[in-house]
Record summary:
The RNA shown here (transfer RNA) has 84 nucleotides and comes from an uncultured Gammaproteobacteria bacterium. Rfam family: tRNA.

RNA sequence: GCCCGGGUGGUGGAAUUGGUAGACACAGCAGACUUAAAAUCUGCCGGCUUCACGGCUGUACCGGUUCAAGUCCGGUCCUGGGCA
Numbered sequence: 001g002c003c004c005g006g007g008u009g010g011u012g013g014a015a016u017u018g019g020u021a022g023a024c025a026c027a028g029c030a031g032a033c034u035u036a037a038a039a040u041c042u043g044c045c046g047g048c049u050u051c052a053c054g055g056c057u058g059u060a061c062c063g064g065u066u067c068a069a070g071u072c073c074g075g076u077c078c079u080g081g082g083c084a
Stems, first nucleotide, its partner, number of pairs: 001083007010026003019067001028044005046057004060076005
């Protein structure tokens, strides 16, 4: 230099054809249970904002297509592999 794959919460990792973004698990927080803890059960669990309800934003980054993009197209960055 060329070719192929990957990049999604705190972590791992789904999202089949473009159609509610974050299933499921772990970690964390709160509660129940316990003398206390562990285990177990229940709820919550991206960010910003709000007293709250709620609102906005968010899939490595920048653009594009589309009513709608994690997904399709172009460029860039990082990473794994192959060829030379």